[in-house]
RNA sequence: GGAGCCUUAGCCAAGUGGUAAGGCAAGGGACUGCAACUCCCUGAUCGCAGGUUCGAAUCUUGUAGGCUCCU
Numbered sequence: 001g002g003a004g005c006c007u008u009a010g011c012c013a014a015g016u017g018g019u020a021a022g023g024c025a026a027g028g029g030a031c032u033g034c035a036a037c038u039c040c041c042u043g044a045u046c047g048c049a050g051g052u053u054c055g056a057a058u059c060u061u062g063u064a065g066g067c068u069c070c071u
C1' cells in the first nucleotide's frame, strides 16, 4: 500500500427495511424475624457523519477503532 470480517445496555449476545429478543450484572418491590433462594418491575433510537426510502440496527458512501490475510 491492497483486501476481508467485527463494532447493538456495565458484560455476553439475537435481530437481512415496519417503533431492538434473551442471559448475567445493577436498581426498585414482594416474600423472610434478618438474610439467602424464588417471583415481579425498571434500562440501549444500534461506533461516528452523510445518502436512499413513507419508514434504516438492517441498504449505500465516507470515516474511527479492533482482528486477520496479501505484498
Stems, first nucleotide, its partner, number of pairs: 001070007010024003018054001026042005047063005
Record summary:
This is a predicted structure of a 71-nucleotide RNA (transfer RNA) from an uncultured Mycoplasmatota bacterium.